[in-house]
Context: one part of a larger RNA
Molecule: small-subunit ribosomal RNA, 5' domain
Organism: uncultured bacterium
RNA sequence: AAUGAACGUUGGCGGCGUGGAUUAGGCAUGCGAGUCGCGCGAGAAUCUGCUUCGGCAGAGGAAAGCGGCGAAAGGGAGAGGACAACAUAGGAAUCUGCCCGGGGGACGAGGAUAGCGUCGGGAAACUGACGGUAAUACUCGAUAAUGUUUGCGGACCAAAGGUGUGAUUCCGCCCCUGGAUGAGCCUAUGCCCCAUUAGCUAGUUGGCGGUGUAAUGGACCCCCAAGGCUGUGAUGGGUAGCUGGUGUGAGAGCACGACCAGCCUCACUGGCACUGAGACACUGGCCAGACACCUACGGGUGGCUGCAGUCGAGAAUCUUCGGCAAUGGACGAAAGUCUGACCGAGCGACGCCGCGUGCGGGAUGAAGGCCUUCGGGUUGUAAACCGCUGUCGUAGAGGAUCAAAGGUAUAGGGGUACUCCCUUAUAUUUGAGUGAUUCUAGGAGGAAGGAGAGGCUAAGCUCGUGCCAGCAGCCGCGGUAAGACGAGCUCUCCAAACGUUAUUC
Numbered sequence: 001a002a003u004g005a006a007c008g009u010u011g012g013c014g015g016c017g018u019g020g021a022u023u024a025g026g027c028a029u030g031c032g033a034g035u036c037g038c039g040c041g042a043g044a045a046u047c048u049g050c051u052u053c054g055g056c057a058g059a060g061g062a063a064a065g066c067g068g069c070g071a072a073a074g075g076g077a078g079a080g081g082a083c084a085a086c087a088u089a090g091g092a093a094u095c096u097g098c099c100c101g102g103g104g105g106a107c108g109a110g111g112a113u114a115g116c117g118u119c120g121g122g123a124a125a126c127u128g129a130c131g132g133u134a135a136u137a138c139u140c141g142a143u144a145a146u147g148u149u150u151g152c153g154g155a156c157c158a159a160a161g162g163u164g165u166g167a168u169u170c171c172g173c174c175c176c177u178g179g180a181u182g183a184g185c186c187u188a189u190g191c192c193c194c195a196u197u198a199g200c201u202a203g204u205u206g207g208c209g210g211u212g213u214a215a216u217g218g219a220c221c222c223c224c225a226a227g228g229c230u231g232u233g234a235u236g237g238g239u240a241g242c243u244g245g246u247g248u249g250a251g252a253g254c255a256c257g258a259c260c261a262g263c264c265u266c267a268c269u270g271g272c273a274c275u276g277a278g279a280c281a282c283u284g285g286c287c288a289g290a291c292a293c294c295u296a297c298g299g300g301u302g303g304c305u306g307c308a309g310u311c312g313a314g315a316a317u318c319u320u321c322g323g324c325a326a327u328g329g330a331c332g333a334a335a336g337u338c339u340g341a342c343c344g345a346g347c348g349a350c351g352c353c354g355c356g357u358g359c360g361g362g363a364u365g366a367a368g369g370c371c372u373u374c375g376g377g378u379u380g381u382a383a384a385c386c387g388c389u390g391u392c393g394u395a396g397a398g399g400a401u402c403a404a405a406g407g408u409a410u411a412g413g414g415g416u417a418c419u420c421c422c423u424u425a426u427a428u429u430u431g432a433g434u435g436a437u438u439c440u441a442g443g444a445g446g447a448a449g450g451a452g453a454g455g456c457u458a459a460g461c462u463c464g465u466g467c468c469a470g471c472a473g474c475c476g477c478g479g480u481a482a483g484a485c486g487a488g489c490u491c492u493c494c495a496a497a498c499g500u501u502a503u504u505c
Stems, first nucleotide, its partner, number of pairs: 001504003005501005012355006018348002025311003029308003034069003039066002046059005076266003086190006094183002099179007107141004116131006147156003161171002192238003199229003204226004209221003241263004245256004268289005291302004319345001321344003327341001328339004358388004368379004392446001394441004402433001406429010449494005454475003460489005470477002
């Protein structure tokens, strides 16, 4: 000098940050991923009209279902891992939904299934049979190159519609190609301690041929060879997420890796695959285990290392808050919906910074305290007293900014085969929270402590105690005159803090 600090005493306000470092221990409860009716069938409540009072038609659009996209992002944590990580510099044998550029295409047909209806099983979770229905769900045929494959002759591969009076035009669909972005893979170099760890290795090292993958490769397999690493530290053990950076220091270095950003890894523990452009998938699935819960004992359910919150352990770390107004994300043509991401507020002097606790006058140097050589000295212009101010706080009033887009309406211009696109102007609409600044009221009122005073080290006297009680970072104080213990007065330093402890330089 520093800290994600803790403890003791004390504590007025604000701004900006920051806050589970230990048990990757267990978790009640709520929320944290949905969205699209302009893909599909069906359609409750309600309203209107008609009615033979049975209902019918139109509007309407709830809940569920099929289908699409998303759910692999965002958010959390650092257990594991000394290297398949990370950092830097390169590389070739790859994939890439949505997005952008370019070139083509969309012809014809079919069978199901959920929802639904009827009948069941079960305590529940859930589940069965029969009947019937739709699609941008599924299947088949046609078309087929700039695609795939090839023995170079050939062979093979696609599509879906919607809205609307009207679509090659708007939104989508299929194929090819280029880009962008993202990701997978390979190489080199760097990367902690222990030699009281010296030898390690049979898929081990290399090769032919295969399997597998988006792709290279002992990644895996058959066969063949006997290699490969190591004192420039292999192998083994311990510890550890890595980096940008952070702290300190004149630097070299040393120590660290909270917050923020990039990468990696993990999601009760271990294993596995499915779907998909992408996962071996935190709030998806299956199996096993431990734990917990429900049960009608037959069987089921769960996973906060998301945001709050709770128990435990600990020196120790917060609200079961508000809002989608902004930024960003998912879906949607859009309006919009969802968003514990995020934006805000709350709590904590945990840190840094700023402000205040008054200003001027006031000597008979009052009283009181302490000391005294008894003369006095000191506290001390300090107080009282007089005059003034109103920062902050308190109560009240007004209120800029964070809001611009987008939507709607009107008018105009341009493009145009259009329902579309671009653009201009005007009006209107959107704030969870923030609260600059101004004004009013009143009145010095509501706002100072902590540590120290032997030397190091700024600052001393008196009394008490008597190697006791105690102090102490080091030297050392205390055994009857203690400037070092305890108290009082005075002084010194810092100040909403001051000390102590721990740790780093």